[in-house]
RNA sequence: UUCUUAUCCAGAGUGGUGGAGGGGCUGGCCCUAUGAUACCCGGCAACCGAUUUUCAUUUAUGAAAACACGGUGCCAAUUCCUGCAGAGCAAAUGUGCUCUGACAGAUAAGAA
Numbered sequence: 001u002u003c004u005u006a007u008c009c010a011g012a013g014u015g016g017u018g019g020a021g022g023g024g025c026u027g028g029c030c031c032u033a034u035g036a037u038a039c040c041c042g043g044c045a046a047c048c049g050a051u052u053u054u055c056a057u058u059u060a061u062g063a064a065a066a067c068a069c070g071g072u073g074c075c076a077a078u079u080c081c082u083g084c085a086g087a088g089c090a091a092a093u094g095u096g097c098u099c100u101g102a103c104a105g106a107u108a109a110g111a112a
Base pairs, nucleotide, nucleotide: 001112002111003110004109005108006107007106008105013041015040016039017038021031022030023029025083027081028080042075043074044073047071048070049069051066052065053064054063055062056061057060079104084101085100086099087098088097089096090095
């Protein structure tokens, strides 16, 4: 980098450093000198592993629960909304609203 599977309406700071951008892209709409992004500390969560308990059985595995020790991840707004397709409603010449699916993206685990 690509592929597969799962998840993405919950949760998380009145801290420190630092000083101008940031929210992936498009169009919007926002955040930001009342200090963004980033880093540190702190926190949240529980994907993988470890550990503990219970249950099951094919007896070394499976399931459920707990925990937060290790590897990640995350901590404005639903992945902020949106884009492509379909359906419904309203409206009436391409507009609004709702729903579903896809695409894209993010994260984890695995594979090439």
This is a predicted structure of a 112-nucleotide RNA (SAM riboswitch aptamer (S box leader)) from Bacillus suaedaesalsae. It matches the Rfam family "SAM riboswitch aptamer (S box leader)". Rfam's curators write: The SAM riboswitch is found upstream of a number of genes which code for proteins involved in methionine or cysteine biosynthesis in Gram-positive bacteria. Of the family's consensus pairs, 88% are formed in the model. The source organism's lineage runs through Bacteria, Bacillati, Bacilli, Bacillaceae and Bacillus. Its mean pLDDT, the model's own confidence on a scale to 100, is 82.